[in-house]
RNA sequence: AAAGGGCAAACCCACCGAAAGGUGGCGGCGCAAAGCUAGAGGGUCUACGGUUGGCACAGCCAGCUAAGAUAGCCAGCUGCCGAA
Repeated sequence: AAAGGGCAAACCCACCGAAAGGUGGCGGCGCAAAGCUAGAGGGUCUACGGUUGGCACAGCCAGCUAAGAUAGCCAGCUGCCGAA
């Protein structure tokens, strides 16, 4: 390369969630791992709660923070077919 196939982005609808996001349906952008793994590692996102500060102070605003999320960001583990 081929064959058998597999998964399913965005949008939209319903539900869960503070949010990020997730689940199901539609749909198909793409993917040779778009299979699994988030106390084995890194990065990224959110900030209910916690905490610090400010103010016009039972409140509002801003910063920091994951035990929340992301595997279709990197990564680790496993793996179908068989020209080469």